[in-house]
Context: one part of a larger RNA
RNA sequence: GGCUCACAGCGAAUACCUUGGCAUUUAGAAGCGAUGAAGGGCGUGACUACCAGCGAAAUUCUUCGGGAAGUUGGAAGUAAACUUUGAUCCGGAGGUACCCGAAUAAGGAAACUUUUUAUACUGUCUACACAAUAAAUAAGUAGAUAAGAGCAAACUUAGUGAACUGAAACAUCUUAGUAACUAAAGGAAAAGAAAGCAAAAGCGAUUUUCUGAGUAGCGGUGAGCGAAAUGAAAGCAGUCUAAACCACUUUAACAAGUUUUAGUGGGGUCGUGGGACAAUAAUAAAUGUUUAAUUUAUGUUAGAUGAAACAAUUGGAAAAUUGUACUGUAAAAGGUGAUAGUCCUGUAAUCGAAAACUUAUUAUUAAUUAUAUUGUAUCCCAAGUAGCAUGGGACACGUGAAACCCCGUGUGAAUCUGCGAGGACCACCUCGUAAGACUAAAUAUUACUAAAUGACCGAUAGCGAACUAGUACCGUGAGGGAAAGGUGAAAAGAACCCCGGGAGGGGAGUGAAAUAGAACAUGAAACUGUGAGCUU
Repeated sequence: GGCUCACAGCGAAUACCUUGGCAUUUAGAAGCGAUGAAGGGCGUGACUACCAGCGAAAUUCUUCGGGAAGUUGGAAGUAAACUUUGAUCCGGAGGUACCCGAAUAAGGAAACUUUUUAUACUGUCUACACAAUAAAUAAGUAGAUAAGAGCAAACUUAGUGAACUGAAACAUCUUAGUAACUAAAGGAAAAGAAAGCAAAAGCGAUUUUCUGAGUAGCGGUGAGCGAAAUGAAAGCAGUCUAAACCACUUUAACAAGUUUUAGUGGGGUCGUGGGACAAUAAUAAAUGUUUAAUUUAUGUUAGAUGAAACAAUUGGAAAAUUGUACUGUAAAAGGUGAUAGUCCUGUAAUCGAAAACUUAUUAUUAAUUAUAUUGUAUCCCAAGUAGCAUGGGACACGUGAAACCCCGUGUGAAUCUGCGAGGACCACCUCGUAAGACUAAAUAUUACUAAAUGACCGAUAGCGAACUAGUACCGUGAGGGAAAGGUGAAAAGAACCCCGGGAGGGGAGUGAAAUAGAACAUGAAACUGUGAGCUU
C1' cells in the first nucleotide's frame, strides 16, 4: 500500500407519514364600484419583528338569535384582566372605516402638498340666454338629479388581425379569421318567429346533440379544406311597432277654412294576403295573459337531539389477544399513548330562526290586455331601399356557369294585376312577404362558495409555492424566480456536578427508547476515519 470484517463519522437516498396540491361530479353563486371598488400604504396589542384580524370607535363597537364554561388570534411566555348579571365563540342586521387608488377641489415623482374646503368630467331635466346669421341652433351660465366612469378567471358578441408551420423549396393555398390587441354586454351571450326549407310529398321561429359524412363539393384538382336538406333527440312561446284612417295640441302660409310642420292619444300588424274605409252582430261577467304589492309555504345564512362493552393477559400506553355481551334507518370518516360499530367528535334519522335573503306549485288585492262576419277595390303595407354596374368580403364553395348574404363607389324601381326566392339566365310551377323592434328554455364557462369522489401525487412528486412564496434573490425595466416538511404519547426540552473563555462534551436525571437531545423519526451509497485479520 491492497483486500476482508467490525465499529464510527459525513451524507442524505429509501420505506412510512401529510398540513398541500391535481382532476372530476353535484348544488349554489355568477359580480364588486362615486353609499368610493379591486389592490395597496401607514397605523392598531401591556410587552409585538412576521402572518392573520381590525381602522384614530383600530387584536374591535351596538343589537338580534344560537351556544354553555371557559377566554384575551397563529404563539407555547410573563403580567394584568374578562366571564353563569352568560364571556370567548358561531350566525343575521347595523356602526366605525386614516391615506392612496376610477380618485373626482387644485397640484403631484401613488399613499404627499396647497387653498378660497370644492360631487372633477360627461349624461339627463329645468331656467336664463345666445355667435357666425334674419328667425333659430350649437356653445355658455345657474340650479336640480346622481345615470356613467374603474376592477374582475373563463365563457359570449363585435372590430383590428399576424408569423413560425404544412405544401417535404415557394408565391395562390395552409397555419387561421387562430394567437395577440381593442370595445361592449350578460348570467349566460348570440340567434330567433320565414321576402325560410323543400320538390309534385310536404314542413312550419331559434339554439344544441347524434345521423347524414369525411358524403356532395371546393382545391398550384397539390397540401389540404369540407357542407346542407332529411331522419332521431334535448327544449319548446310567441309578440310589439311604422303606414293608411280618426281626434286633440302645435308650426307656417294665404284667397280664412283649407293646406302644411311637429307631437300626443286611438286604430293597426298580415300571406288561405292583411289592414284602413263602409255595414252588421257582440259587448265585461266568467276565463285566460302580464305586472306589482301583501300573505303563505320552500330553501339558504348559526344550531339541537342522536343507539350500543366490559373483564383478564401482554405492554410505557390497549383500540391488540382471549373470554363473555350489545347497537344498527347509525359497520361514512377522523381522533384518542398500537389496529375502536359500542371512548370522543361524528354518522343515519329527526327537529330548528329574532333577523336578512331566495324561489313559486298557494291565496288575496290592485292594475293591464284579448271580438267576429260581410261588402267594396278608394287608400296603406317600412326608399336613396331593392335591383343593376364596378371593386371587395363572407358563404365548405380559391371568380368559377356562381346564385344567396354583407360592404365601398356610381346609378336607381314597384305597392298586391306588387315584390323576392327555389345555385348563371328564361318560361312554367311552387314557396315566401325584405328594406323597424323585442323574446324564456334546451347551449358555453367557472375567478368564487358548499358537499363529495379518485386503479391521482406524496416533499427532486403534486400548483412555482404543504414552511415568512410570487417571498428571498436577479434585472434600469418589461420580466425572471428559488431552496426550505417530520424530537416525543406527553417538553416530561436535560435541575445539579465536572472539563472548557466559549463552542462542545462527560456524569446525573426524564423517557418505552436519548445511536429520539432540539444540527433531533427511519438513516442506503459515494466519501472519511479507527481497530483487527490476511497479504505485498